Transfer RNA from a Candidatus Omnitrophota bacterium, 72 nucleotides, folded computationally.
The prediction has a mean pLDDT of 82.
It matches the Rfam family "tRNA".

RNA sequence: GCUGGUGUAGCUCAGGGGUAGAGCAGCUGUUUUGUAAACAGCGGGUCGGGGGUUCAAAUCCCUCCAUCAGCU
Numbered sequence: 001g002c003u004g005g006u007g008u009a010g011c012u013c014a015g016g017g018g019u020a021g022a023g024c025a026g027c028u029g030u031u032u033u034g035u036a037a038a039c040a041g042c043g044g045g046u047c048g049g050g051g052g053u054u055c056a057a058a059u060c061c062c063u064c065c066a067u068c069a070g071c072u
Stems, first nucleotide, its partner, number of pairs: 001071007010024004018055001026042005048064005
């Protein structure tokens, strides 16, 4: 330099045009002498940045950035 993958909650990952979800973690409550466990509930994300298409974009297109792999 070229090609391809990945980027979504604190972490690991779903969602592939129609209001963004799970598990774990966190917080509150119940239970316990207390902790843990269990159970119930709550909060947390302008979906890596910018632009385009569309009535509507995390999703499709372009570009940039980060990261991983391959080729040279």